RNA sequence: GCCAAAGUAGCUCAGCUGGUAGAGCAACGGUAUCGUAAACCGUAGGUCGUGAGUUCGAUCCUCACCUUUGGCU
Numbered sequence: 001g002c003c004a005a006a007g008u009a010g011c012u013c014a015g016c017u018g019g020u021a022g023a024g025c026a027a028c029g030g031u032a033u034c035g036u037a038a039a040c041c042g043u044a045g046g047u048c049g050u051g052a053g054u055u056c057g058a059u060c061c062u063c064a065c066c067u068u069u070g071g072c073u
Base pairs, nucleotide, nucleotide: 001072002071003070004069005068006067007066010025011024012023013022019056027043028042029041030040031039049065050064051063052062053061
C1' cells in the first nucleotide's frame, strides 16, 4: 500500500431482510440471615465509532473518515 471483518450499557454479546434498543454478568436498593456470601425481587445505566446522504422514518441502506483485528505484498 491492497483486501476482509468488527465498533451497540462498565464487560461479553443479541437486535430476523428500515418502524422510536434488549439479554447475561457487573453496579445500586430491598427481602431473607446473628452476620456475610449465594438465592429471590426491583432500579438505574446506551446522542448504536464520527460526519454527511437517501427516506415520512436509519443500529440497519449509501458515501467519506477514525479505531481495532486478520490476511496479502
Predicted 3D model of a 73-nucleotide RNA (transfer RNA) from candidate division TM6 bacterium GW2011_GWF2_28_16. RNAcentral holds the sequence, with entries from ENA. The same sequence occurs in records of 3 taxa. Its mean pLDDT, the model's own confidence on a scale to 100, is 81. Its Rfam family is "tRNA". The family's RNA type in Rfam is transfer RNA. Taxonomically the source falls in Candidatus Babelota (Bacteria, Bacteria candidate phyla).